This is a predicted structure of a 73-nucleotide RNA (transfer RNA) from a Clostridia bacterium. Its mean pLDDT, the model's own confidence on a scale to 100, is 82. Its Rfam family is "tRNA". Gene Ontology term of the family: triplet codon-amino acid adaptor activity. The family's RNA type in Rfam is transfer RNA.
This record gives sequence, C1' cells and structure tokens, in this order.
RNA sequence: GGGGGUGUGGCUCAGUUGGUAGAGUAAUGCGUUCGCAACGCAUAGGCCAGGGGUUCGAAUCCCCUCAUCUCCA
Repeated sequence: GGGGGUGUGGCUCAGUUGGUAGAGUAAUGCGUUCGCAACGCAUAGGCCAGGGGUUCGAAUCCCCUCAUCUCCA
C1' cells in the first nucleotide's frame, strides 16, 4: 500500500426481505431474612464509531473517514 471482518446501554451480545432498538449480566430501589447471599418485582441507562448520501422512513443500502483484528505484498 491492497483485500476481508468487527464497531449497538458499564460489560458480553442479538437485531435474517429498511418500518420509530432488545436480551443476559452489572447498577439502584422495594419485598422476602435477625442480617448477608440467593430469589422475586420494579426503575434508570444506548437513538447504533464519526460525517455525508439514497428513501416517505436507515443500526440495516451506498460513499468517505476513524479505531481494532486478520490476510497478502
């Protein structure tokens, strides 16, 4: 320098013909207990790496950039 993959709540990941984003875990509160743990219930937390474009509508399609992994030279 070139090819390919990945980037989504604190963390690990889903999101399969484009239709206003979910799970597990962690956090907080409540219940249960003498107390803790475990368990149950509830709450808060991301507009999707950044920018632009297409579309009535984009995490999803297209372009550029950034970070990281990998392959080739």